Annotation
Predicted 3D model of a 65-nucleotide RNA (Fluoride riboswitch aptamer (crcB RNA motif)) from Acidicaldus organivorans. The model forms 100% of the base pairs in the Rfam consensus. The source organism's lineage runs through Bacteria, Pseudomonadati, Alphaproteobacteria, Acetobacterales and Acidicaldus. The coordinates come from a structure-prediction model, not an experiment, and the mean pLDDT is 78. It was read from a public genome assembly, where an Rfam model found it.
[in-house]
RNA sequence: UUUCGCCCAGGUGAUGGAGUCCGCCUGCCCCAACCGCCCUUCGGGCUGAUGACUCCUGUCAGGCA
Numbered sequence: 001u002u003u004c005g006c007c008c009a010g011g012u013g014a015u016g017g018a019g020u021c022c023g024c025c026u027g028c029c030c031c032a033a034c035c036g037c038c039c040u041u042c043g044g045g046c047u048g049a050u051g052a053c054u055c056c057u058g059u060c061a062g063g064c065a
Stems, first nucleotide, its partner, number of pairs: 008027006016056006036046004
């Protein structure tokens, strides 16, 4: 000096907030991770507030009072 690993920190995982866990990226800057799917594709269509679990808020559908 370079690379790798660990610790720590930050960012991030298609629409809001919080907790826990997980993945990915970065750590001088630049940079990176990330930025949904389908089709006859420059237009048309579709699912979901989660990466996963739980709760809250909003939205949608059905039923009851």